[in-house]
Context: one part of a larger RNA
RNA sequence: CUGGGUGUAAAGGGAGCGUAGACGGCCAUGCAAGCCAGGGGUGAAAGCCCGGGGCCCAACCCCGGGACUGCCCUUGGAACUGCAUGGCUGGAGUGCGGGAGGGGCAGGCGGAAUUCCUGGUGUAGCGGUGAAAUGCGUAGAUAUCAGGAGGAACACCGGCGGCGAAGGCGGCCUGCUGGACCGCGACUGACGUUGAGGCUCGAAAGCGUGGGGAGCGAACAGGAUUAGAUACCCUGGUAGUCCACGCCGUAAACGAUGACUACUAGGUGUCGGGGCACGACAGUGCUUCGGUGCCGGCGCAAACGCAAUAAGUAGUCCACCUGGGGAGUACGUCCGCAAGGAUGAAACUC
Numbered sequence: 001c002u003g004g005g006u007g008u009a010a011a012g013g014g015a016g017c018g019u020a021g022a023c024g025g026c027c028a029u030g031c032a033a034g035c036c037a038g039g040g041g042u043g044a045a046a047g048c049c050c051g052g053g054g055c056c057c058a059a060c061c062c063c064g065g066g067a068c069u070g071c072c073c074u075u076g077g078a079a080c081u082g083c084a085u086g087g088c089u090g091g092a093g094u095g096c097g098g099g100a101g102g103g104g105c106a107g108g109c110g111g112a113a114u115u116c117c118u119g120g121u122g123u124a125g126c127g128g129u130g131a132a133a134u135g136c137g138u139a140g141a142u143a144u145c146a147g148g149a150g151g152a153a154c155a156c157c158g159g160c161g162g163c164g165a166a167g168g169c170g171g172c173c174u175g176c177u178g179g180a181c182c183g184c185g186a187c188u189g190a191c192g193u194u195g196a197g198g199c200u201c202g203a204a205a206g207c208g209u210g211g212g213g214a215g216c217g218a219a220c221a222g223g224a225u226u227a228g229a230u231a232c233c234c235u236g237g238u239a240g241u242c243c244a245c246g247c248c249g250u251a252a253a254c255g256a257u258g259a260c261u262a263c264u265a266g267g268u269g270u271c272g273g274g275g276c277a278c279g280a281c282a283g284u285g286c287u288u289c290g291g292u293g294c295c296g297g298c299g300c301a302a303a304c305g306c307a308a309u310a311a312g313u314a315g316u317c318c319a320c321c322u323g324g325g326g327a328g329u330a331c332g333u334c335c336g337c338a339a340g341g342a343u344g345a346a347a348c349u350c
Stems, first nucleotide, its partner, number of pairs: 003322004007304002012318001014201004021194003025088007033081002035077008048066007091191001092188003095184004103177007110154001115149007125136002162169002206247006215241002220236004258317006266295013299306002323350003332343004
């Protein structure tokens, strides 16, 4: 390389939108580039393969045939691909009618709790641990009552429940706004799928400027523990955690499982919607569409397990893997304020 693979052995891009490209539903007609068939030309000789022959054999040489898988010209065919034209509605989308939701952004409001401040009551302890000590307290703490300030997070409901492409989203109200789902089947008429580059989003930590700072709390300090203890435990505590704007662009960004489509036994929960039947109108049964779980058969799998939410059977497109270490390192390049990120080797070694 031909291949074979990517849940856990190496391997799915963190996610979306989308460019080029690749691939693409049903019917009819035409064209003939791909495709198929006939004919012709060419494909030098040597060499190669097969058969035969000449040197005693072989190497070597000679003769005949084949092959030279290719290219060109020409005639014809039209199933498939392609191209063109016309049409269709099942894919896709629009419209109309509905209900569900912590989807997003902005503004406002609320109560519980912690801390702090002021005042009242009150007196000797409080706190903390395995046990202690550091710490706090007679300048009146802890406890308790009243008032006030401020920041952050929203107990119960809460659920293998919901929403979102992923990251993620949870007190209440209002405004603006995205998507999905169900029903009707009016409209468009293949408008589709995927997607190298590209663009956008992207937890936490971190960075810049300004604010904020209750609790928590890297660093740091002290107390313990210990042989030591630069830890685990305790008392403090700065960045940070919060807000605005701008960066960073990573992760066990995980379902360690790319997207889309079709098909392939069942059983049982649950969420959203529709239909039918019964109804004492609370509901029950059957059925259907969409989501989310568990169990399980065929099949698959090295096994574990997966099993209509596939890791089954197929198709299209993208990404990625190719022994371990060296190494996600070095160098170069691009990006970044920096931290660093992206791309990404080799020597050597087993």
Overview:
This is a predicted structure of a 350-nucleotide part of an RNA (small-subunit ribosomal RNA, central domain) from an uncultured Muribaculaceae bacterium. The full RNA is in RNAcentral, with records from SILVA. It matches the Rfam family "Bacterial small subunit ribosomal RNA". The coordinates come from a structure-prediction model, not an experiment, and the mean pLDDT is 91.